c-di-GMP-I riboswitch aptamer from Firmicutes bacterium HGW-Firmicutes-4, 83 nucleotides, folded computationally. The coordinates come from a structure-prediction model, not an experiment, and the mean pLDDT is 80. NCBI's taxonomy places the organism under Bacteria, Bacillati, Bacillota.

RNA sequence: CAAAAUAUUUGGCAAACUCACUGAAAGGUGAGGACGCAAAGCUAAAGGGCCUAAGUAGUUUUAUAUGGCAGCCAGUUGCAAAA
Numbered sequence: 001c002a003a004a005a006u007a008u009u010u011g012g013c014a015a016a017c018u019c020a021c022u023g024a025a026a027g028g029u030g031a032g033g034a035c036g037c038a039a040a041g042c043u044a045a046a047g048g049g050c051c052u053a054a055g056u057a058g059u060u061u062u063a064u065a066u067g068g069c070a071g072c073c074a075g076u077u078g079c080a081a082a083a
Base pairs, nucleotide, nucleotide: 012037013036017032018031019030020029021028022027035071041076042075043074047073048072049069050068051067055064056063057062
């Protein structure tokens, strides 16, 4: 480095969708529900990227976050374990 075999606990989270609430929207919260996830734990002025545009500015429909997304990268902290 390659191939084969064996072992792999306790468990955890929860997409889409539905209902209720909330928000201008993006989205969020709760309940149901599981597509998946070894970090799908935490971090949103440590960093990048993405979404929305109330308000504001401007006009032929534009720009902008003080609003959001971490299940987009990323940073950081953990659990298990044959060899």